[in-house]
Context: one part of a larger RNA
RNA sequence: UGACGGGGGCCCGCACAAGCGGUGGAGCAUGUGGUUUAAUUCGACGCAACGCGAAGAACCUUACCAGGCCUUGUAUCCCGGUCGCGGCCCUUUGAAAGAGGGGCCUUCAGUUCGGCUGGACCGGUGACAGGUGCUGCAUGGCUGUCGUCAGCUCGUGUCGUGAGAUGUUGGGUUAAGUCCCGCAACGAGCGCAACCCUCGCCCUUAGUUGCCAUCAUUAAGUUGGGCACUCUAAGGGGACUGCCGGUGAUAAGCCGCGAGGAAGGUGGGGAUGACGUCAAGUCCUCAUGGCCCUUACGGCCUGGGCCACACACGUGCUACAAUGGCGGUGACAAUGGGCAGCAAACCCGCAAGGGGGCGCUAAUCUCAAAAAGCCGUCUCAGUUCGGAUUGGGCUCUGCAACUCGAGCCCAUGAAGUUGGAAUCGCUAGUAAUCGCGGAUCAGCACGCCGCGGUGAAUACGUUCCCGGGCCUUGUACA
Numbered sequence: 001u002g003a004c005g006g007g008g009g010c011c012c013g014c015a016c017a018a019g020c021g022g023u024g025g026a027g028c029a030u031g032u033g034g035u036u037u038a039a040u041u042c043g044a045c046g047c048a049a050c051g052c053g054a055a056g057a058a059c060c061u062u063a064c065c066a067g068g069c070c071u072u073g074u075a076u077c078c079c080g081g082u083c084g085c086g087g088c089c090c091u092u093u094g095a096a097a098g099a100g101g102g103g104c105c106u107u108c109a110g111u112u113c114g115g116c117u118g119g120a121c122c123g124g125u126g127a128c129a130g131g132u133g134c135u136g137c138a139u140g141g142c143u144g145u146c147g148u149c150a151g152c153u154c155g156u157g158u159c160g161u162g163a164g165a166u167g168u169u170g171g172g173u174u175a176a177g178u179c180c181c182g183c184a185a186c187g188a189g190c191g192c193a194a195c196c197c198u199c200g201c202c203c204u205u206a207g208u209u210g211c212c213a214u215c216a217u218u219a220a221g222u223u224g225g226g227c228a229c230u231c232u233a234a235g236g237g238g239a240c241u242g243c244c245g246g247u248g249a250u251a252a253g254c255c256g257c258g259a260g261g262a263a264g265g266u267g268g269g270g271a272u273g274a275c276g277u278c279a280a281g282u283c284c285u286c287a288u289g290g291c292c293c294u295u296a297c298g299g300c301c302u303g304g305g306c307c308a309c310a311c312a313c314g315u316g317c318u319a320c321a322a323u324g325g326c327g328g329u330g331a332c333a334a335u336g337g338g339c340a341g342c343a344a345a346c347c348c349g350c351a352a353g354g355g356g357g358c359g360c361u362a363a364u365c366u367c368a369a370a371a372a373g374c375c376g377u378c379u380c381a382g383u384u385c386g387g388a389u390u391g392g393g394c395u396c397u398g399c400a401a402c403u404c405g406a407g408c409c410c411a412u413g414a415a416g417u418u419g420g421a422a423u424c425g426c427u428a429g430u431a432a433u434c435g436c437g438g439a440u441c442a443g444c445a446c447g448c449c450g451c452g453g454u455g456a457a458u459a460c461g462u463u464c465c466c467g468g469g470c471c472u473u474g475u476a477c478a
Base pairs, nucleotide, nucleotide: 001478002477003475004474005473007472008471009470010469011468012467013466015462016461019426020425021424022423023422026318027317028316029315030314031313032312033311034309035308042053043052064304065303066302067301068300069299070298073128076127077126078124079123080122081121082120083119086105087104088103089102090101091100092099093098108118109117110116130293131292133291134290135289139287140286141282142281143280144278146276151190152189153188154187155186156185157166158165159164170181171180172179196270197269198268199267201237202236203235204234205233206232207231210227211226212225215224216223240264243258244256245255246254247253320419324378325377326376327375328374329373336367337366338365341360342359346355347354348353385416390411391410392409393408394407395406396405432454433453434452435451436450437449438448
C1' cells in the first nucleotide's frame, strides 16, 4: 500500500421488510447429470453451466457409430500428353457413393503460323492440400461478471531515508469523485452527467394508398370534393429548480395536493459498461503460435445415432376448477411478414385441409380470426374440471415421416382437490392476466425476440440476511 475480520461509523440496491404472483407436489415439453449404447458428437459447471452455443438434428445439417468406397484429393506451382470446353443418351454391378462398357451431338480465342500464348481435361512427380485433431494455462478477436457500481489515475508542487502519502481526506449535498465550502496543494485525463434514439404536448411543412367536419353521392370514404381533424414523417418549440414561499452557512442543495404547465426536479424507456478482477468463456464462428494425423485423425456415400431410460436436478407449459368449463353473441388493438411469396370471393369436407384463383413487389391487396368482454347453461362432483396415455381413421410438408414431423376427427379418458424443507420474480402502465406478430424454417415452437388489450397490491422502516461504496481500526496474510 492492499486484502481480510462472526471490528467500528456513514450510505446505497426488490438486499430484507410490506405486498402480489409463482417454483419445489402432478402430467407433459425442454436442457443437464447419471446410466445405457456400435455411437448415444462436442463445448458450457456457484452467482456469471443446465428452453445455454442450437434464430428450427427425419436425409442434409453432423462434427459420432457401423458398413461400402477414394488417395496430390474441390487450391497454387512444375513436367508430359490430349484437345475446344462441354452436353445428352443407353448399359453392367451396387444400398448409394464408387468402379466399368457403349453410342450421339459439338469442335474456342489470339497468333509473328512455332503446339507459340491463353484456356480446359487426363496422367505423373513432389512441394503441398485437408483435419469441428490437442493445447482458451501459448494467443488475437469477441463475450460474460463485479456493475451503469462511482470509482480509477496522471502532471507539477509539497511531505517522507524509502515503500509511499498528499491531491481523492474533512463539513454539507447528490442518483453520481454531483456540486458547494474548507484544506499544501494547483490543475488535468478515463469514467458520472449532457450531447444520440424513442414515447408523452404543441407548431410548421406535406396530403396518397391515409383521413372525412361542411356539401352532394353510395350497399360501402364508394365517388366528386376538401386536407380542418386523425394519421403518416421531416423540421422546430418545450423543462432550466427558471418563478414563489420555507429551510440551509449568505453556498451547494432540500421541502411544498405552491403557481403555471402535456410533462417537475435525471419526465418514462433505450443505446452507452472507466482502470481492472475471475490464468472466467470460446482453438467447434473466424484468425493464429506450437504439437499431432497424411492410402488417414483427410474425402465421398448408405444406414443408424445425437430422440436411448431404473433414476436425480434446472427452466417452462397445462392443470387441479364457478373470478371457472361449455355453447352462443359479437365490438375494440399494435408490432410485423409477403413474389420459388401472401393469397380474397366462391365451392367441397365435421375438421385438418382440398379446389379456385381476384388482388398485391403492398399506408392500396393479403396473412387476419384478436383474446380477455357480454348472454345462457352447468351447481361442487375426480365432475360438462383436467387433459396425459392408448386404439382407429385421415390431412399436409417433403425423394422419404419405421426408428424420429406437425395437424385434424372419432373413441379412450391417467395423475392431479393448491403442493414439505426450501426457494424465485416484481415498486406502475410495473406484477398478474389475455391474445397477436416475427426470425430460424420444405415441414416442425410450451423456447426466443417483439407488439398491443385489461390492469393491481404494498413499501412502517434499515435491527437482521445478501451484494456494493467511502472513512477508520486490528493483523503473525501478500
Molecule: small-subunit ribosomal RNA, 3' major domain
Organism: Hyphomicrobiales bacterium